[in-house]
RNA sequence: GGCUGGGUAGCUCAGCGGCAGAGCACACGUUUCAUAAGCGUUAGGUCGAGAGUUCGAUUCUCUCCCCAGCCACCU
Numbered sequence: 001g002g003c004u005g006g007g008u009a010g011c012u013c014a015g016c017g018g019c020a021g022a023g024c025a026c027a028c029g030u031u032u033c034a035u036a037a038g039c040g041u042u043a044g045g046u047c048g049a050g051a052g053u054u055c056g057a058u059u060c061u062c063u064c065c066c067c068a069g070c071c072a073c074c075u
Stems, first nucleotide, its partner, number of pairs: 001071007010024004018055001027041004048064005
C1' cells in the first nucleotide's frame, strides 16, 4: 500500500430502511435474623466522525479515524 471483517448502554452482543433492544453488571424494591441466590422495577445511547440518497438512515453510498486478520512491498 491492497483486500476482508468489525466499531451500537459500564461489559458481551443483537437489530440491517419506519419509536434503538437483550443478557450480565450498577441502583432500588421483595424475600431472609443477616448475606448470597431467586423474583420484580428503574436508570443508563450524539448507534466511531463527516457528507450524500430518501418522506424517513444504526441500516444504503462516499470520505476519514480506530481495532483485528490476510496479502504484497521493504536490505
Record summary:
Predicted 3D model of a 75-nucleotide RNA (transfer RNA) from Candidatus Roizmanbacteria bacterium RIFCSPHIGHO2_01_FULL_39_12c. The same sequence occurs in records of 2 taxa. The prediction has a mean pLDDT of 83. Its Rfam family is "tRNA". The family's RNA type in Rfam is transfer RNA. About the family: Transfer RNA (tRNA) molecules are approximately 80 nucleotides in length. Lineage of the source: Bacteria > Bacteria candidate phyla > Candidatus Roizmaniibacteriota.